[in-house]
Context: one part of a larger RNA
RNA sequence: GGAUGAACGCUGGCGGCGUGUCUAAGGCAUGCAAGUCGAACGAGCGUAUAUGCGUAGCAAUACAAGUAUAUGCGAGUGGCAAACGGGUGCGUAACACAUUGGUAACCUACCUCAAAGAUCGGCAUAACCUUCCGAAAGGAAAGCUAAUUCCGGAUGUGAUCCAUUUUCGAAAGAAGGUGGAUGAAAGGAGCAAUCCACUUUGAGAGGGGCCUAUGGCUCAUCAGCUAGUUGGUAAGGUAAUGGCUUACCAAGGCUACGACGAGUAGCGGGUGUGGGAGCAUGACCCGCCUCACAGGGACUGAGACACUGCCCUGACUCCUACGGGAGGCUGCAGUCAAGAAUUUUCCUCAAUGGACGAAAGUCUGAAGGAGCGACGCCGCGUGCAGGAAGAAGCUCUUCGGGGCGUAAACUGCUUUUGCAAGGGAAUAAAUAUUGAAUGUACCUUGCGAAUAAGGACCUGCUAAACUCGUGCCAGCAGCAGCGGUAAUACGAGUGGUCCAAGCGUUAUCC
Numbered sequence: 001g002g003a004u005g006a007a008c009g010c011u012g013g014c015g016g017c018g019u020g021u022c023u024a025a026g027g028c029a030u031g032c033a034a035g036u037c038g039a040a041c042g043a044g045c046g047u048a049u050a051u052g053c054g055u056a057g058c059a060a061u062a063c064a065a066g067u068a069u070a071u072g073c074g075a076g077u078g079g080c081a082a083a084c085g086g087g088u089g090c091g092u093a094a095c096a097c098a099u100u101g102g103u104a105a106c107c108u109a110c111c112u113c114a115a116a117g118a119u120c121g122g123c124a125u126a127a128c129c130u131u132c133c134g135a136a137a138g139g140a141a142a143g144c145u146a147a148u149u150c151c152g153g154a155u156g157u158g159a160u161c162c163a164u165u166u167u168c169g170a171a172a173g174a175a176g177g178u179g180g181a182u183g184a185a186a187g188g189a190g191c192a193a194u195c196c197a198c199u200u201u202g203a204g205a206g207g208g209g210c211c212u213a214u215g216g217c218u219c220a221u222c223a224g225c226u227a228g229u230u231g232g233u234a235a236g237g238u239a240a241u242g243g244c245u246u247a248c249c250a251a252g253g254c255u256a257c258g259a260c261g262a263g264u265a266g267c268g269g270g271u272g273u274g275g276g277a278g279c280a281u282g283a284c285c286c287g288c289c290u291c292a293c294a295g296g297g298a299c300u301g302a303g304a305c306a307c308u309g310c311c312c313u314g315a316c317u318c319c320u321a322c323g324g325g326a327g328g329c330u331g332c333a334g335u336c337a338a339g340a341a342u343u344u345u346c347c348u349c350a351a352u353g354g355a356c357g358a359a360a361g362u363c364u365g366a367a368g369g370a371g372c373g374a375c376g377c378c379g380c381g382u383g384c385a386g387g388a389a390g391a392a393g394c395u396c397u398u399c400g401g402g403g404c405g406u407a408a409a410c411u412g413c414u415u416u417u418g419c420a421a422g423g424g425a426a427u428a429a430a431u432a433u434u435g436a437a438u439g440u441a442c443c444u445u446g447c448g449a450a451u452a453a454g455g456a457c458c459u460g461c462u463a464a465a466c467u468c469g470u471g472c473c474a475g476c477a478g479c480a481g482c483g484g485u486a487a488u489a490c491g492a493g494u495g496g497u498c499c500a501a502g503c504g505u506u507a508u509c510c
Base pairs, nucleotide, nucleotide: 001510002509003508004507006506007505008504009503010502013380014379015378016377017376018375019373020372021338026336027335028334030333031332032331035080036079037078040077041076044073045072046071047070048069049068050067051066054063055062056061087291089289097215098214099213101211102210103209106208107207108206111204112203113202114201115200116199117198119153120152121151122150128143130141131140132139133138159182160181161180162179163178164177165176166175167174168173187196188195189194217263218262219261224254225253226252229251230250231249232248233247234246235245236244266288267287268286269285270281271280272279273278293314294313295312296311297310316327317326318325319324344370346369347368348367352366353364354363355362356361383413384412385411386410393404394403395402396401418447419446420445421444422443423442427437454499455498456497457496458495459480460479461478465494466493467492468491469490475482476481
């Protein structure tokens, strides 16, 4: 000199774009953050229209169980989603990450393309109703019912397995022929056409698992480490290789090219600095990994060993009728605590994207916006011109005068900004409809210099000095050093210098 997720002191006009718990991965009140589909299904409740068993009435008519159609509602069964999106950096020195290859050792819901199919039956169960237990959370028994729920039979293009065989390959193996065996399916909407969904295969796209080589911290005051340890055989397990697991057999394996141990740490793209080499760093944004009160476990599923799912143990908090229950903000706000220190319990799904749905649409603290903070960067303003050999005031003085100083006053002008009034978007794609931000940006008119300057420094380094006060005191200080009676170094005044809505200080990096 540059830089910062900064903090502190003094000061503070506006706008745009960014950015904001670096500490206690400490505890959390409250609200919201993952639902959706009635075009999968049965029942229930409501509304409208039509009809109307029946009741009242002499009648007109009124009420009205039920039925049909349309439509709505919230529970339940079922499907898909909930493994994404959002947060964190505790752990991890590791195939965690980055780069490079491999998978002839693998998986892949939804989507796209291609081939073939979708037949005949059946048993349940929630809801509901009845009874019961419990303070509650919730639970038990009996009965009824539906489906794209579940189960059985048929069919079998593909597929899988077995036998046999051909070709290719260095091999593990791959591709094919023949024969045998095995195992599929669900309907919904529509007058219909058809559309959506379903089953079995093949291919693709995108996504993932596993493996390999190389690379990137400190300590040798850590020198030896290792028994599932290293390898083999067999079996199990997995989508898949493998001591991944088990049994048996062998005695191996790693290590000064640093094993093992300890400390520290998420990694990368990047970021800061520097001419570069390098050094430092990993906030925001993007990719990967990791965790979700602490520890462990599996279930469901294409995918999890699952942040707002389940089970167990523990700590903590809450409710309780003391028998027993409930909870998990490292989502968005917010609160307490900690700290030098870090924001609103805001608006909207209009846009972009996501889930579900045929669609209309619903949901979305993702996202888009607004709010707060000079925390940062950038831009703008606080007026412009004229105006005395020069007012007053302050200050210095050799008492002559000098400085603040064209500065002010005063005269003229302008209106960025401000205030007021009027108009008023783009962002909307897509014929129409649709804007949270927003009456915002922007435009026009009016008013009036009006609403707007400070901070640090002035001995040398280092740009800028005089006077007074103080008297080794009070104090200053980055270093050298100032202060003990004329202090350009302390405090004040005047003047000056440098930056400027900032200026200084502190901390850290180069």